[in-house]
RNA sequence: GCUGAUGUGGCUCAGUUGGUAGAGCACCGCCUUGGUAAGGCGGAGGUCACGGGUUCGAUUCCCGUCAUCAGCU
Numbered sequence: 001g002c003u004g005a006u007g008u009g010g011c012u013c014a015g016u017u018g019g020u021a022g023a024g025c026a027c028c029g030c031c032u033u034g035g036u037a038a039g040g041c042g043g044a045g046g047u048c049a050c051g052g053g054u055u056c057g058a059u060u061c062c063c064g065u066c067a068u069c070a071g072c073u
Base pairs, nucleotide, nucleotide: 001072002071003070004069005068006067007066010025011024012023013022019056027043028042029041030040031039049065050064051063052062053061
C1' cells in the first nucleotide's frame, strides 16, 4: 500500500427483507430470611464509532473517515 471482518448500556452479545433498540451478567431499591447466599419484583443506564448521502422515516442501504483484528504484498 491492497483486501476482508468487527464497532450497539459498565462487561459479553442479540437485533433482515428500513418503521421510535433488547437479553444475560453487573449496579440501585424493595420483598423473602434470625442473618447471608440463592430466589422474586421494580428501577436507572444507549446521540447504535464519527461525518455525510438516499428516504416520509436509517442500528439496517450507499460513500468517506477513525479504531481494533486477520490476510496479501
This is a predicted structure of a 73-nucleotide RNA (transfer RNA) from a Bacillota bacterium. The sequence was found in a public genome assembly. Taxonomically the source falls in Bacillota (Bacteria, Bacillati). The prediction has a mean pLDDT of 80. It matches the Rfam family "tRNA". Rfam describes the family as follows. Transfer RNA (tRNA) molecules are approximately 80 nucleotides in length. By type it is a transfer RNA.